[in-house]
Molecule: Bacterial RNase P class A
Organism: Alloalcanivorax gelatiniphagus
RNA sequence: ACCGGUCAGGCAGCCGCUGGUGGCGUUACGUCACUGGAGGAAAGUCCGGGCUCCAUAGGGCAGGGUGCCAGGUAACGCCUGGGGGCCGCGCUGGUGACGGCGCGGCUACGGAAAGUGCCGCAGAAAAGGUACCGCCCGGCGGCUUUCGAGCCACUGGGUAAGGGUGAAAAGGUGCGGUAAGAGCGCACCGCGCCGCUGGCAACAGCGGUGGCAGGGUAAACCCCACCCGGAGCAAGACCAAAUAGGGAUCCAAUGGCGUGGCCCGCGCUGGAUCCGGGUAGGUCGCUAGAGGCCCGCGGCGACGCGGGUCCCAGAUGAAUGGCUGCCCACGACAGAACCCGGCUUAUCGACCGGU
Numbered sequence: 001a002c003c004g005g006u007c008a009g010g011c012a013g014c015c016g017c018u019g020g021u022g023g024c025g026u027u028a029c030g031u032c033a034c035u036g037g038a039g040g041a042a043a044g045u046c047c048g049g050g051c052u053c054c055a056u057a058g059g060g061c062a063g064g065g066u067g068c069c070a071g072g073u074a075a076c077g078c079c080u081g082g083g084g085g086c087c088g089c090g091c092u093g094g095u096g097a098c099g100g101c102g103c104g105g106c107u108a109c110g111g112a113a114a115g116u117g118c119c120g121c122a123g124a125a126a127a128g129g130u131a132c133c134g135c136c137c138g139g140c141g142g143c144u145u146u147c148g149a150g151c152c153a154c155u156g157g158g159u160a161a162g163g164g165u166g167a168a169a170a171g172g173u174g175c176g177g178u179a180a181g182a183g184c185g186c187a188c189c190g191c192g193c194c195g196c197u198g199g200c201a202a203c204a205g206c207g208g209u210g211g212c213a214g215g216g217u218a219a220a221c222c223c224c225a226c227c228c229g230g231a232g233c234a235a236g237a238c239c240a241a242a243u244a245g246g247g248a249u250c251c252a253a254u255g256g257c258g259u260g261g262c263c264c265g266c267g268c269u270g271g272a273u274c275c276g277g278g279u280a281g282g283u284c285g286c287u288a289g290a291g292g293c294c295c296g297c298g299g300c301g302a303c304g305c306g307g308g309u310c311c312c313a314g315a316u317g318a319a320u321g322g323c324u325g326c327c328c329a330c331g332a333c334a335g336a337a338c339c340c341g342g343c344u345u346a347u348c349g350a351c352c353g354g355u
Stems, first nucleotide, its partner, number of pairs: 001355007009327007017037009039333001043344002046342005051232004063228005068082005083109001084107010110223002115221002117217003132163002134159006141152004171189006190212001191210008236284004246275006255269005291310008328331001
């Protein structure tokens, strides 16, 4: 330095807050005693599940996601192991193209030989294409000439070695070959196809074969394979006032109330009981769980199996705090809100194990 794990200032006293259990008072509640009381990320809400309600015969379309192989898992875009590719460093083989070994890092890694699109600038040309400078052959004209030829301009062809442009130029290197060149020929490197061997597989090794398909881009459309119903604890379940409204039954409509001393009159208006829905409020969901720790066994590992042991927040205007003293290495990021598994981000430091 890296990887894995554990902890997250300590101790003491006093005063509170909140959950549980027990006692007492008189149920709510109060009080006393004992006891539990934030995190490794409780965060972002980015994935995956459990749970709840709704929807749902099956299949398809649309939409979204995933994408080397094998395994782990409840599941995953996570984890483990392996393969391929790329990059860096060191050593090393080869004339060279290019390899071999070791260490470290990255990897969004199905298909470009189904189709479509795009490839700025530069450059002749960016995809069934082309020739700017060159190189080579021929023609014509001019000049020079040591008469072998050379040079210049124009022009008809050949070529893709060399130069130049670019991130990328139609396989590469070496030798041969040629007027100059060219897979034109050969060897090697690369690529495609076939076979054999090893491996569950991804793939690797070896042999043969073809002068060689033919640029890149699919975190561009697309194609292929596989997966995915929707909403979320304010899910959802139960109990249930007051007031208003609804329904049923009975009674009264010659009633009841008000005005008024009383009657007429006038004004207002049904009464009782029961039922059901819903609101306030309350209870549940709410924390014992894909749970923690220890041991044994299986596995390279992620993880699994078996045994033992422990209970470790559950609030709801929302508790988990405050003060004092002492000590040191002077204390970071930050706080639950249905629960788990991941990923990502933030973080003073301390300890243990391994390389």